[in-house]
RNA sequence: AUGUUAUCAAGAAAGGUGGAGGGAUUAGACCCUAUGAAGCCUUAGCAACCCUUUGUUUUGCAAAGAAGGUGCUACAUUCUACUUAAUGUACGAUUCAUGUAUCGACACAUUGGAUAGAUAACUA
Numbered sequence: 001a002u003g004u005u006a007u008c009a010a011g012a013a014a015g016g017u018g019g020a021g022g023g024a025u026u027a028g029a030c031c032c033u034a035u036g037a038a039g040c041c042u043u044a045g046c047a048a049c050c051c052u053u054u055g056u057u058u059u060g061c062a063a064a065g066a067a068g069g070u071g072c073u074a075c076a077u078u079c080u081a082c083u084u085a086a087u088g089u090a091c092g093a094u095u096c097a098u099g100u101a102u103c104g105a106c107a108c109a110u111u112g113g114a115u116a117g118a119u120a121a122c123u124a
Base pairs, nucleotide, nucleotide: 003122004121005120006119007118008117013043014042015041016040017039021032022031023030026081027080028079029078044073045072046071049069050068051065052064053063054062055061056060077116082113083112085111086110087109088108089107091104092103093102094101
């Protein structure tokens, strides 16, 4: 590299250096940025994946913790894109007792799912 599993609307920033971009990629939107972007370094913090302790008893669960290994510290993975789905709204057709029911295609909204990505642990 690849694959598997889990998580991704919570949380947590200052300084130095640097000098124009950045928010993963493509497109659109929105936003951050010379009151200083990315990158790098230091310190601090957040969280609790690995981890530590205890209890239970089984390869799990619960509680507490934060020394160590990662990670993270604008915006929901910033939002949208794809749809086999569900619901709702609007539209058209048919039926009709004008209440509704059935069907159709497309659009919009919400939810779900898929794809892609990030991180962790394992895997070679």

A computed fold for a 124-nucleotide RNA from Xanthomarina gelatinilytica, annotated as SAM riboswitch aptamer (S box leader). The source organism's lineage runs through Bacteria, Pseudomonadati, Bacteroidota, Flavobacteriia and Xanthomarina.